[in-house]
Molecule: Lysine riboswitch aptamer
Organism: bovine gut metagenome
RNA sequence: GGUAGAGGUUGCGUAGAGCAUCAGUAAUCUGUCCGAUACGGCGGACGUAAGUGACGACAGAUGAAAGGGUGAUACGCCGAAGGAACGGUUCAUCCGCAGAUCCGGAUCCUGGGCAUACGAUCAAGAGUCGUAUGACUGUCAUCCUUCACGGGAUGGGGAGCUAUC
Numbered sequence: 001g002g003u004a005g006a007g008g009u010u011g012c013g014u015a016g017a018g019c020a021u022c023a024g025u026a027a028u029c030u031g032u033c034c035g036a037u038a039c040g041g042c043g044g045a046c047g048u049a050a051g052u053g054a055c056g057a058c059a060g061a062u063g064a065a066a067g068g069g070u071g072a073u074a075c076g077c078c079g080a081a082g083g084a085a086c087g088g089u090u091c092a093u094c095c096g097c098a099g100a101u102c103c104g105g106a107u108c109c110u111g112g113g114c115a116u117a118c119g120a121u122c123a124a125g126a127g128u129c130g131u132a133u134g135a136c137u138g139u140c141a142u143c144c145u146u147c148a149c150g151g152g153a154u155g156g157g158g159a160g161c162u163a164u165c
Base pairs, nucleotide, nucleotide: 001165002164003163004162005161008078011077012076013075014074015073018070019069027062028061029060030059031058032057033056037049038048039047040046041097042096043095044094045093081110082109083108084107086104087103088102090100091099111137112136114134115133116132117131118130119129120128121127139156140155141154142153143152144151145150
């Protein structure tokens, strides 16, 4: 250097249909009140609507969708994958800022899942992500112990560990 494997029965990621939630919400229309602004993420410009009543409130009628979720199944796998930063693409009228989506790498961090707390996202007590703590678990190194199987302590990380060529 190549090849093949292991951690877990809650390992990681992806997927369409159905279903629940989203929600009696947004939106539209009607009626009444109010009386001058409102909308396009924010600012500027510009545009559209507006005393033939903006915005807002109340009442009634109609009434969604996307994202996220679901258990099984299928597929791809074991830096599986996730996050941060950087570079590029796209998004809504133009510019600037911010945000979001997608793509890119061996730039950095994380062995793995769980629980708790805080924060972010979200309609959400769901889920996801980040940080911290905790025990559990897997692996290797050093040391101790057992006749042996095994057990204990400390420490490290996946560019690792095991087997093999």